[in-house]
Parts: sequence; C1' cells; structure tokens
RNA sequence: GCGGGCGUAGUACAACGGCUAGUAUGCGAGCUUCCCAAGCUUGAGAUGGGGGUUCGAUUCCCCCCGCCCGCACCA
Repeated sequence: GCGGGCGUAGUACAACGGCUAGUAUGCGAGCUUCCCAAGCUUGAGAUGGGGGUUCGAUUCCCCCCGCCCGCACCA
C1' cells in the first nucleotide's frame, strides 16, 4: 500500500430496520446471618466520531478514527 473482519455498560457477549437497547459477571443499596461466603430483592451504568438513506438506524450506504487477520513491498 491492497483486501477482509470487528467497534454496544467496568468486563464478556446478545439484539428481523420498530428501542422502554437485553443477558451474565462486576459495582451500590436492602433482606437474610453472630460474622463472612452463598442466596434473594432492588438500583445506577453502554451503541467509536461525522454525514446519508428511511416514517423510523445498534442494524443499510459513505468518510474518518481505533483494533484484529491475510496479501504485497522492504532500501
């Protein structure tokens, strides 16, 4: 340089174009217990950035940024 894939709570992952964005774990609070652990209840927390298409975009298209894989180049 060329091609492909990925980017969503702290972490790991879901989500036919219809969203009130979900699950596990972690975190806060409460219950339980002599205490801890476990368990139960409850709460907060996220779509990389910018445009476009659409009645409606996490989802489709374009550009940028970042990560991963392959190929090429390597004086």

Record summary: Predicted 3D model of a 75-nucleotide RNA (transfer RNA) from an Opitutales bacterium. Model confidence (mean pLDDT): 82 of 100. Rfam family: tRNA. From the family's description: Transfer RNA (tRNA) molecules are approximately 80 nucleotides in length. It is annotated as a transfer RNA. RNAcentral holds the sequence, with entries from ENA.